[in-house]
The part of an RNA shown here (large-subunit ribosomal RNA, domain IV) has 330 nucleotides and comes from a groundwater metagenome. Its Rfam family is "Bacterial large subunit ribosomal RNA".

Context: one part of a larger RNA
RNA sequence: AUCUAGCUAAGGGAACUCGGCAAAUUGGCCCCGUGUCUUCGGUGGAAGGGGUCCCUGCAAUUGUGUGCUUAAGUAUGCAAUUACAGGGUGCAAUUACUAGGGGUGUCCGACUGUUUAACAAAAACGUAACCUCUCGCAAGUCUGUGAAGAUGUGUACGCGAGGUGACGUCUGCCCAGUGCCAGUAAUUCAAACCUCUUUUCAAGGAGGCUAAGAUCUGGUAAACGGCGGGAAUAACUAUGAUUCUCUUAAGGUAGCGAAAUACCUUGUCGUUUUAUUGACGACGCGCAUGAAUGACGUAACGAGAUACCCACUGUCCCUAGCUAGAAUCC
Numbered sequence: 001a002u003c004u005a006g007c008u009a010a011g012g013g014a015a016c017u018c019g020g021c022a023a024a025u026u027g028g029c030c031c032c033g034u035g036u037c038u039u040c041g042g043u044g045g046a047a048g049g050g051g052u053c054c055c056u057g058c059a060a061u062u063g064u065g066u067g068c069u070u071a072a073g074u075a076u077g078c079a080a081u082u083a084c085a086g087g088g089u090g091c092a093a094u095u096a097c098u099a100g101g102g103g104u105g106u107c108c109g110a111c112u113g114u115u116u117a118a119c120a121a122a123a124a125c126g127u128a129a130c131c132u133c134u135c136g137c138a139a140g141u142c143u144g145u146g147a148a149g150a151u152g153u154g155u156a157c158g159c160g161a162g163g164u165g166a167c168g169u170c171u172g173c174c175c176a177g178u179g180c181c182a183g184u185a186a187u188u189c190a191a192a193c194c195u196c197u198u199u200u201c202a203a204g205g206a207g208g209c210u211a212a213g214a215u216c217u218g219g220u221a222a223a224c225g226g227c228g229g230g231a232a233u234a235a236c237u238a239u240g241a242u243u244c245u246c247u248u249a250a251g252g253u254a255g256c257g258a259a260a261u262a263c264c265u266u267g268u269c270g271u272u273u274u275a276u277u278g279a280c281g282a283c284g285c286g287c288a289u290g291a292a293u294g295a296c297g298u299a300a301c302g303a304g305a306u307a308c309c310c311a312c313u314g315u316c317c318c319u320a321g322c323u324a325g326a327a328u329c330c
Stems, first nucleotide, its partner, number of pairs: 002326008011317002015315001020312001028052005037042001039166001053088005059082010089093001101310007108302002113125002129164005135158001140151004167297004172227003177224002179220005186215003193208006228246005255289001256286001267283006
């Protein structure tokens, strides 16, 4: 010199870096004060200020004692708490230890909760709530080859299965395909059975009858899922309310939208910066958004993701010094 654990740094203050990672700041208690939004509960310790030790004086409240007074009361002590004023010490009075940095947007998930023991704590899982389906109990679902058992000391305000995931506003069109449910005059159709048959037996062959299923007819999308293309058109241009046409089961509605979804793309415009592939707000023919595979909002919450601001700092400019240990050397 190096490493580990600490401490301190003038001036600057995130210029470091993927990113303020790490460190620093803040910190207890009392008083004042507190925007926005809101489901009116919260947000909230919002933010932002002031005080804090010792002595003295004065006052108040509470408790309690004594004297005087008929009593009310008054005077005087003690104890505790509190307010105010004056003074004192130090750089500093929660002096050590202990002990929140704060604010503002956006995304996701409502929330508390759960999870990959030993690389992932999350936007994943769950959740209350909403919806659908099976089932009237000798049921439905599950376990067992079975007897039997669980749900169930239960009975639809229930048990079981599945989906969405608080709340608010909503949840459009399509049953052609695949499933599921229901029906069924007719068609198809196995074994068995019946009839015929190779002169008889056996073994075959042919025909008839027929269940479920299928064909067929309907229903069902908070079932699996799906939700177009090409032309022309308004008295500048552009655009196309409108018209024509092909085609489908139906042609994507309300919303939202370069998005955790946008290839082109660092889209275009605005705000933010001296400067921004960022962030936010808009725009929209959306390569390839979209309505319980939920859509869009949303207070509160979050060791979640992302951007900015204040404060703060050895993260950095740009390094240096100190302490302890490791290591090295003797």
About this RNA
The RNAcentral record of the full RNA draws on SILVA.